The part of an RNA shown here (large-subunit ribosomal RNA, domain I) has 508 nucleotides and comes from a soil metagenome. The coordinates come from a structure-prediction model, not an experiment, and the mean pLDDT is 82. Its Rfam family is "Bacterial large subunit ribosomal RNA". Rfam links the family to the GO terms ribosome and structural constituent of ribosome. The full RNA is in RNAcentral, with records from SILVA.

Context: one part of a larger RNA
RNA sequence: UGCAUGUGGUGGAUGCCUUGGCGAUUACAGGCGAUGAAAGACGUUGUAGCCUGCGAAAAGCUGCGGGGAGCUGGCAAACAAGCUUUGAUCCGCAGAUCUCUGAAUGGGGAAACCCGGCCCGCAAGGGUCACUCCUGGCUGAAUACAUAGGUCAGGUAGAGCGAACCCGGAGAACUGAAACAUCUAAGUACCCGGAGGAAAAGAAAUCAACCGAGAUUCCGUAAGUAGUGGCGAGCGAACACGGAGGAGCCUGCAACCUUUAGCUUACUUGUUAGUGGAACAGUCUGGAAAGUCUGGCCAUAGUGGGUGAUAGCCCCGUACGCGAAAGCAAGUGAGUGGAAAUAGGGUUGGAACAAGUAGGGCGGGACACGUGAAAUCCUGUCUGAACAUGGGGGGACCAUCCUCCAAGGCUAAAUACUCGUAAUCGACCGAUAGUGAACCAGUACCGUGAGGGAAAGGCGAAAAGAACCCCGGAAGGGGAGUGAAAUAGAUCCUGAAACCGCAUGCAU
Numbered sequence: 001u002g003c004a005u006g007u008g009g010u011g012g013a014u015g016c017c018u019u020g021g022c023g024a025u026u027a028c029a030g031g032c033g034a035u036g037a038a039a040g041a042c043g044u045u046g047u048a049g050c051c052u053g054c055g056a057a058a059a060g061c062u063g064c065g066g067g068g069a070g071c072u073g074g075c076a077a078a079c080a081a082g083c084u085u086u087g088a089u090c091c092g093c094a095g096a097u098c099u100c101u102g103a104a105u106g107g108g109g110a111a112a113c114c115c116g117g118c119c120c121g122c123a124a125g126g127g128u129c130a131c132u133c134c135u136g137g138c139u140g141a142a143u144a145c146a147u148a149g150g151u152c153a154g155g156u157a158g159a160g161c162g163a164a165c166c167c168g169g170a171g172a173a174c175u176g177a178a179a180c181a182u183c184u185a186a187g188u189a190c191c192c193g194g195a196g197g198a199a200a201a202g203a204a205a206u207c208a209a210c211c212g213a214g215a216u217u218c219c220g221u222a223a224g225u226a227g228u229g230g231c232g233a234g235c236g237a238a239c240a241c242g243g244a245g246g247a248g249c250c251u252g253c254a255a256c257c258u259u260u261a262g263c264u265u266a267c268u269u270g271u272u273a274g275u276g277g278a279a280c281a282g283u284c285u286g287g288a289a290a291g292u293c294u295g296g297c298c299a300u301a302g303u304g305g306g307u308g309a310u311a312g313c314c315c316c317g318u319a320c321g322c323g324a325a326a327g328c329a330a331g332u333g334a335g336u337g338g339a340a341a342u343a344g345g346g347u348u349g350g351a352a353c354a355a356g357u358a359g360g361g362c363g364g365g366a367c368a369c370g371u372g373a374a375a376u377c378c379u380g381u382c383u384g385a386a387c388a389u390g391g392g393g394g395g396a397c398c399a400u401c402c403u404c405c406a407a408g409g410c411u412a413a414a415u416a417c418u419c420g421u422a423a424u425c426g427a428c429c430g431a432u433a434g435u436g437a438a439c440c441a442g443u444a445c446c447g448u449g450a451g452g453g454a455a456a457g458g459c460g461a462a463a464a465g466a467a468c469c470c471c472g473g474a475a476g477g478g479g480a481g482u483g484a485a486a487u488a489g490a491u492c493c494u495g496a497a498a499c500c501g502c503a504u505g506c507a508u
Base pairs, nucleotide, nucleotide: 001507002506003505004504005503006502007501008500009499015493016458017457020429021428022426023425024424025423026422027421028420029418030417031161032160039101040100041099042055043054044053046079047078049075050074051073061095062094063093064092065091066090070083071082072081106115107114108113116129117128118127119126120125131158132157133155134154135153136152137151138150139149165196166194167193168192169191176183180230206213207212217244218243219242220241221240227235228234248410249409250408253349254348255347256346257345262336263335264334265333266332267331268330269329270328271327272326274322275321276320280295281294282293284291296313297312298302304316305315306314359383360382361381362380363379364378365377366376369395390405391404392403393402394401445452446451465492468479469478470477471476
């Protein structure tokens, strides 16, 4: 030095576990905000820090319910000081307080800071003061009336935030076409505006085909068909049929009548705390019984979790019942109310039946349809009818025929989505997996910034977390002790391999 065996170190694979994720189903909810949101800064406990809660009334205050013996949140013990059957801590509902920033709104500003006016007050301090819009009043030019403008008052008006879904405006490129320009990607991504719990669409100037149907939306078929297309790549209907769901309506003015809505109240149901809830003992092994053996019991409860190993009968629960002072939601009834903030119905009177519209020329866009034989829809520009004896459509166009009535408006359901709440489930993951994040993670750290973005779980049933002695400055170790086990000793379950020792044997 190599090989082998044994025994260690290092290391953290593997096994087992799970507080975290992932994916679904059902129900609910679908908004919050000038009564100051979302998101934060700074404070706040007797004691330093962080998290959680809260706001100078600061881990809390008040009231009403629930509950019933301990409590003063977590990491996280200990000490101190207290509270509590005169019902605390805790849970639910309602209320009070709620610094500063933030739409941030008195002015400013490098967010959490600076500086003001007016009113009240001895002071400390409190209140108020942005902009736009709407309503009303007072004023008031050129210019007589007026109007514009000014000014004052009132408004629980708007502003900002929020995951996706929705409608509208604006709108790429990579890519594909095996290059590339029409085309495609795609009206996608991104940006902007707006709304709702859904949105949008919607009661035929629709289709159809000489038979007829009868608003819209969504699903299945028709059908990858008919078409369209450098007839390339590709794009791609409709009629009709079967389902889900089904609902129809309105108009400006005046007068009259009637009802809903609204408001108040009662009741019911649900929800936001809870509460009752059956039935087991012995023996053996063991550190421990839920395991073994023996004999029982309950079951509208043998889903699930915990307990020192695997428990229907030990605990929490589960099946099945019961329950609300207060708030919320839905429903039902009664009262009030009186065309009045809004919406609807009836009668009468007198109106009205949608014009710079339809259509046309030019240029574009949308229609599955790329200008094509190109109908239909929208319109930037120029034009421009008829008036129900009328007009539109039926894929150029014309006639016949059929069908409908544009240029005003409203409308539930079937449909889309999930930031969230509750319950349940999984031939989903099990710490290099599953969310980036099981752990104080959008953290540490990186970047001027936009932004990027980790690693990191496990002693034991219980800390019983090793008193005391010895070596040592300590670290660490040896005894002792705890424990079933300490090669379970806090770098703590199991503890693979690489890698490094020690002992022994053999070889060189």